[in-house]
A computed fold for a 99-nucleotide RNA from a Candidatus Brocadiia bacterium, annotated as Bacterial small signal recognition particle RNA. Model confidence (mean pLDDT): 79 of 100. Rfam family: Bacterial small signal recognition particle RNA. Gene Ontology terms of the family: signal recognition particle, plasma membrane targeting and SRP-dependent cotranslational protein targeting to membrane, signal sequence recognition. By type it is a non-coding RNA gene. The sequence was found by an Rfam model in a public genome assembly. NCBI's taxonomy places the organism under Bacteria, Pseudomonadati, Planctomycetota, Candidatus Brocadiia.
RNA sequence: UGGCCGGCCUCAUGCAAGGCAGGCGCGCGAACCAGGCCAGACCCUGACCGGAGCAACCUUAAGCGAUGCCCUGCCGGUGCCGUGAAUCGUCGGUCGCUC
Numbered sequence: 001u002g003g004c005c006g007g008c009c010u011c012a013u014g015c016a017a018g019g020c021a022g023g024c025g026c027g028c029g030a031a032c033c034a035g036g037c038c039a040g041a042c043c044c045u046g047a048c049c050g051g052a053g054c055a056a057c058c059u060u061a062a063g064c065g066a067u068g069c070c071c072u073g074c075c076g077g078u079g080c081c082g083u084g085a086a087u088c089g090u091c092g093g094u095c096g097c098u099c
Stems, first nucleotide, its partner, number of pairs: 001096008010085005015079002018075006024068001026065003034059003042051002
């Protein structure tokens, strides 16, 4: 100094972790303007039956809460990670050439 190979640097991509958001699962959750069932009281009947129906109770909506190492999406100066790419730079190995 040249060729080849490899590492680092750059970019792309995949994966993993992290952050954010949503979904699902769990719990709570409606005096009345949700549902179910409707004590009492009320209406109807000679009576039975029946009717509408507040509270309570049950189930849930909106919403709220704790959480799952579940699912989906987004994010980037995360990563002793994988793959690929271009030119230059840097480092190393190897084979030559020249001095």